[in-house]
Molecule: c-di-GMP-I-GGC riboswitch aptamer
Organism: Acidobacteriota bacterium
RNA sequence: CACGAUAAAGGCAAACUUACCGCGAGGUAAGGACGCAAAGCCGUGAGUCUCUUGGGAUGUGGCGCUUGUUGAAUGGCCGUCUCAGGAUGAUUGUCUGGUUGCCGAAG
Numbered sequence: 001c002a003c004g005a006u007a008a009a010g011g012c013a014a015a016c017u018u019a020c021c022g023c024g025a026g027g028u029a030a031g032g033a034c035g036c037a038a039a040g041c042c043g044u045g046a047g048u049c050u051c052u053u054g055g056g057a058u059g060u061g062g063c064g065c066u067u068g069u070u071g072a073a074u075g076g077c078c079g080u081c082u083c084a085g086g087a088u089g090a091u092u093g094u095c096u097g098g099u100u101g102c103c104g105a106a107g
Base pairs, nucleotide, nucleotide: 001107003104004103011036012035016031017030018029019028020027021026034093040099041098042097045095046094047091048090049089050087051086052085053084054083055082056081057080058079061078062077063076066073067072
């Protein structure tokens, strides 16, 4: 040191549970440990996710209007998928980037 030990001293804390905050993604605190050599801090460029606006597709899965009895057509709303934009969005223990730091085996 841009390195990382069956080392030493320590540190953090996933899922889950409870409480609170938020429209939501999610966050905070307590418990709890899957793991982590930066799983400390920031949030650059992305990825993924949320909210919102507009467009497209699907369409009987749900609701509804009209037409004319069965059936059917229409295509309005919701749902699902997708595209583009926006947000003092979220995540960073998704990658990348910046920055600070314990120890000193091998290299």